[in-house]
RNA sequence: UACCGACAAAGCUAAACCAUGAGCAAUCGUGGGACGGAAAGCCACGGGUCCCCAGAGGACAGCCGAGUUGCCGGA
Numbered sequence: 001u002a003c004c005g006a007c008a009a010a011g012c013u014a015a016a017c018c019a020u021g022a023g024c025a026a027u028c029g030u031g032g033g034a035c036g037g038a039a040a041g042c043c044a045c046g047g048g049u050c051c052c053c054a055g056a057g058g059a060c061a062g063c064c065g066a067g068u069u070g071c072c073g074g075a
Base pairs, nucleotide, nucleotide: 003074004073005072012037013036017032018031019030020029021028022027035062041068042067045065046064047063048060049059050058051057
């Protein structure tokens, strides 16, 4: 470097739901919460889904792929 992921260790993240704030909405921020996750980090490039005020519009990375970066370990 590549590959792999353990009823191991350390750390990370945080679905539903609740409170509160933003937005027409999809949805998002913060706090609580923990169903999950080994890229469930980042990125709207391809596909897909969703929303609207229908356009040179917007949302989703925890739907799949591309790209890119990275922790612990090798039992």
The prediction has a mean pLDDT of 87. The RNA shown here (c-di-GMP-I riboswitch aptamer) has 75 nucleotides and comes from an uncultured Desulfobacteraceae bacterium.